[in-house]
Context: one part of a larger RNA
Order: sequence, then structure tokens, then C1' cells
RNA sequence: ACCUACGAGUUAGCUGGCAGUGGCUUGGUUAAGUUCCGAUAGGGACGGAGCCGUAGCGAAAGCGAGUGUUAAUAGCGCGAAUUUGUCAUUGUCACUAAACCCGAAACCGGGUGAUCUAUCCAUGAGCAGGUUGAGUCUCUGUGAAAACAGAGAGGAGGACCGAACACUAUAGCGUUGCAAAACUAUGUGAUGACUUGUGGAUAGCGCUAAAAUAGCAAUCGAACCCGGAAAUAGCUGGUUCUCCCCGAAAUAUAUUUAGGUAUAGCGGUUUAUUACAUCUGAAGCGGUAGAGCUCUGGAUGGUCUUGGCGGCGCAAGCCGUCGGACCAAUCAAACUCCAAAUUCUUCAGGUCAAAGGAUAAAUCAGUCAGACUGUAGGGGCUAAGCUCUAUGGUCGAGAGGAAAACAGUCCAGACCGCCAUCUAAGGUCCCAAAGUGAAACUUAAGUGGAAAAGGAUGUGAUCAUCCUUAGACAACUAGGAGGUUGGCUUAGAAGCAGCCAUCCUUUAAAGAAAGCGUAACAGCUCACUAGUCAAGGAUAAUUGCGCCGAAAAUUUAACGGGGCUCAAAGUUUCCACCGAAGAUGCGGAUUCAAAAUUUAUUUUGAGUGGUAGGGGAGCGUUCUUAUUGGAGUGAAGGUGAACCGUGAGGUUUGCUGGACCGAUAAGAAGUGCGAAUGUAGGU
Repeated sequence: ACCUACGAGUUAGCUGGCAGUGGCUUGGUUAAGUUCCGAUAGGGACGGAGCCGUAGCGAAAGCGAGUGUUAAUAGCGCGAAUUUGUCAUUGUCACUAAACCCGAAACCGGGUGAUCUAUCCAUGAGCAGGUUGAGUCUCUGUGAAAACAGAGAGGAGGACCGAACACUAUAGCGUUGCAAAACUAUGUGAUGACUUGUGGAUAGCGCUAAAAUAGCAAUCGAACCCGGAAAUAGCUGGUUCUCCCCGAAAUAUAUUUAGGUAUAGCGGUUUAUUACAUCUGAAGCGGUAGAGCUCUGGAUGGUCUUGGCGGCGCAAGCCGUCGGACCAAUCAAACUCCAAAUUCUUCAGGUCAAAGGAUAAAUCAGUCAGACUGUAGGGGCUAAGCUCUAUGGUCGAGAGGAAAACAGUCCAGACCGCCAUCUAAGGUCCCAAAGUGAAACUUAAGUGGAAAAGGAUGUGAUCAUCCUUAGACAACUAGGAGGUUGGCUUAGAAGCAGCCAUCCUUUAAAGAAAGCGUAACAGCUCACUAGUCAAGGAUAAUUGCGCCGAAAAUUUAACGGGGCUCAAAGUUUCCACCGAAGAUGCGGAUUCAAAAUUUAUUUUGAGUGGUAGGGGAGCGUUCUUAUUGGAGUGAAGGUGAACCGUGAGGUUUGCUGGACCGAUAAGAAGUGCGAAUGUAGGU
């Protein structure tokens, strides 16, 4: 991992609510108990105690179709007038019990453990060999003596080196090991606070501890075993057959509450009522979008000033600033002289009018983590696949088609079948169903098929002004002069450092000079003019499509791919076709409503996606009762096949098997497995 078996809403209650069914209703009903029958189980009769109902109100005394409040006979509250009840049984729900099943860590009680290990007690044992050489003693020397020196003897030490023994610091190796801590090498202690044998002591709210929360039998921040015990678990996981009908929520309020729960909201079922939803019209509520500046505030420029303050000034007055008035142009969620669209309320009308909607009551739920997207906003950075509201949609609980793939986008809501038709979104060169469709333009960038500020004689369209055969624009040829080196300044200043002025003349034209240049001149250009040439040119503005800006990590990789350029790209228009579980057609199933009759059928109409969840109808398993069957001429079981049923399933039959097994009508449940790191067995 697979297979087989097992494996989870049960049972009970002097309990209660609701619904169905039944009995009685001249109210219903017995309990314990007694007695009779019966082998048990159980059944019949008696038993009226008690309970519910028949009257309510009040805290109560109490009163009573009333009562309470009150001074009240007023008013008001709750009642009556306007009622069926009760017993049993079935279903369902709640409550109490282990209460759908498995699952803690823990808590408490009583015991068992110191053969491991910690410390202690008693009694024993062990420590090769080598080294060092303390006190002390003896002798000698010396000294007044004490001391001191030398030699010898001696053998102290938590002394030294190092086996046994004890330990385990480092590395390797081992890591499904030789081993639930070993092995190898190196290492530490090795006469000591040493090591060790045997026996004994200390026990869990405890002991022991040279103290690490360490050790107390591979278990230790409180041992182990059994019991309380099925502890509790607002938590996780799991919870077993089928078909049909309806079908949510992820919100509000409260909560030692926030992943729980209660009530409301939203769902189912049953019953009753209503004629309502959408659309149109009418009448209203209002202060949002927008707009505006009247108010409240903000903020800019200007004028005036009789105001305050400061500065300057002899003064007049001037300047600055804060105010005020006025003018102009403005800003605002907490401004409004104004003011929508929608929304909301009411009324009326109309629509296939119903199976739909709404309301109320009873009962049974689930939901309280929501997600994205459009729109209006708050927070944030007008960041987030961010967060918080409102209002739609989708997903959730929704399959199908499109978006290459892609819960939340676009189209569209799947009862079943069909080798039929039409469409939606989206598409029609090939992959790949359908146009290499039509008309007119654009783009040259593979733009299309990612991006900004900014940049640019890309190119199309529109528009304005100006020049132009009396020759424009560009290019080429020629000129570009004289007074004059203007004046001043300056070492110099000659068009060209700087200051001032910027005239006149000759001219086709030529600045007291627009640049380069020189120390200053010189020199080279320009403006301006003529000629050559021969047809459009110059400068702005608006706009379409393009260009640059443009760097990322395995491999093209920013059209799904191939590939595409008067497109197979983009803009505008038109036609055709493809395209879904949509619509239609045909056949079938089923729910509800209406109608009809032949009363179990037909016709018509509208439906039949679905999680949590509610309701309905069934299949199958084991056993019991009654009736009725099958089986050695082969039961159950196993394994194939065919057929029937919407399905759970059923029937028949071949082979196997070798002794029991069904059907019908009821009843009772240890009643259905794929999941629970499920349990047991097998492979």
C1' cells in the first nucleotide's frame, strides 16, 4: 500500500413541546396495590388516591365573570362574553443522564518500587613498577648558647611518571548500529574528597543531591501500577443505501465575547390570510453629486483707510505688519443663496395573471472566518491578491462556451436521450469548427504581441499666416563700400574689453556691426544686394498611427504556436458563416396547478443546478410472528452471463459448492463504510 472483517445519533425518564393516528368526550385517565388466567413472558377485572380540563384577577389575604390598581363606581392592565378536553401510541425536537464515535495534557485515592542510580550505615577487598626524598633521628664540623653547615639513617605527601582499576575531554567511526550511547585513537585520575564486593537505610504533597531541575529500574519541572473513569475537551478528525421537492448564511445586538453561544435576520414543512412584485403616471420627504461664495472659515492680488503696533523722518509724510471696507479671481467631509439623477413613501392605472410574491402563527434547522469584481467613499502612498463601510454582480452552493492554461471576468443557469435546427460571448490562413469575404483608409514599427517624464525634418489628416515666373526656398558666383581708427576710455581700443551716441554719404546692397579672430591692426564669415538656376517654399497650431527612452538571471519565453505586412495588424462600414448542457424540434421521466371524465387515467400550462439544512417516497441486511413455498433431479455461499428497474437493487441461468434457503403481510433492530496518522488478520 491493497484485500477481508469490525467500526459512530443509541437506550432510559412519576420529563416536556409540536405534528400524525386511535379511544372516550353525558369530561378524560388510573398509580401503587388486590384478585383471576397463564409454565415464564404477559393478559383480564377491581382499585378514583392523584393528575389534566371545566375561571379568572391579584405579590398576597382574598374576591370572582370579573379582578388588580385607586380616595374613586373615573381611567387603565389582565380576563369573560368568542373554549373542546383528556388518555394512549408513532414520529420529531429539547432537557437530564457517558448521550454520535475516537482523542488529551492533567487532578484525586490506594498500593508497588533504591537488584539501575543518589547519599548514608555495617562488614570485607583492591591499587605492577619506577621517581622525588618533608618532619624526625644519628654522626661530624662550628658556636658561649640558640641556631647553622655537612654526611648518614629514615620514608612524609588529596606529591611525580605509569599498568591494573576508575573516568570520558577531543576526533574519527557508527546513526534500519555489534550497541535504545558501542568501537578505534589520543586523553584524565591512579594512597585517595580513591575504587570496589556483599548486606542494610531513606519513597512520590516524598527521598537523595560537592546543586545539573540532576537521580529515584531504557520513565522525572514531580516515578510506576490499579482505581475514581466512558474525567472534561466552546478543540481536531471521522460519521456507512437510493431517488424526488425546496433551499440558506458568513449580517445586527449582547456576551471574561471575538474560531463559542443566545435572540433577531435569511431556509424548510404545515396552516391561514392577502392580491401585493415588476412597469407607467401622479403627489410627496430630502440636502448627496454638481455648483456657488450669502453665512462660517481658508487663501491670492489690488485700491482706500477714519483703527492698532513697529521703523524712518524736524515736520509733512513714507514704509512694514495686523485689522476694517471695497474690487477681482478662488477653496471647503464637519460652509450653503442654490441644487439634480437615482433611491424611498403614498395613491392610481395597466400587464398571460399564477403554480409566483407578501403577511401571520406553529414547528424543525443551518448560518455568526466569506472571496473577488463594478460603482460611491474612509484608512493607506487616490500602494497592495491591503484594510473598513455602502450598493449591484458572480463564486461560495454553478456544470457548459469564451478569456492558451485561469473559484470571483464575459456569455449562459445542466431532468434524461437524439449522428436535428437557430443563436450568445467569442471567433472564421494552418494547428482548429467557420471568410485567405466586400468597400475605404492608416501603420513599416513584427507596431500589433508590456511602461512614464522627456526627445525627434517618421508619416497621414485638418487649419492659419507669409513668400513666390515682377523668379520664392536651398545651393553656387560676385559684392558687402566711403566720412571713420565715430566720441570717450585706454599702454593700445581701428565694427567686435568697457561707457555714450548709433548719424550722414555712394549705392543694386552693405549694421558706427550678429559671430570667429588680432597685443592692437589685419584676416574669415553674417545681416543686406545682384546674377545663375527654375517651382513651389517658410513658420506656427490641432489631431490619427508609429520611433527612441526600454537592462536579468536553465531556453526563443511580453501573439497559445506555426506563421502574418494593399495583413492573418489598426480605424470605419457591410454581408455571410462557425460557435454553449442557452433557445427550438422530436421522444421519455417526474413535481405542482387547472380542467375533463372512464376515479386512475388523459389533456393543457408552468417547473425539475445545488453545499449547510428541512421535507417526501423507497431499496437492502439480521431476527420474530402468521400464511405460503423451494432444496442431494443440488440450498446458502463463490464466480461469469443475459434481462428488468430513474436508483438503492431485483430476476433467470452456466460453472463451482455440498445443506439449508426463500416469498407475501406485519413487527423489532447490534441495519448499509472509503476515508477517523481508525482496530484485527492476510498478502
Predicted 3D model of a 683-nucleotide part of an RNA (large-subunit ribosomal RNA, domain II) from an uncultured Candidatus Berkelbacteria bacterium. It was read from a public genome assembly. The prediction has a mean pLDDT of 84.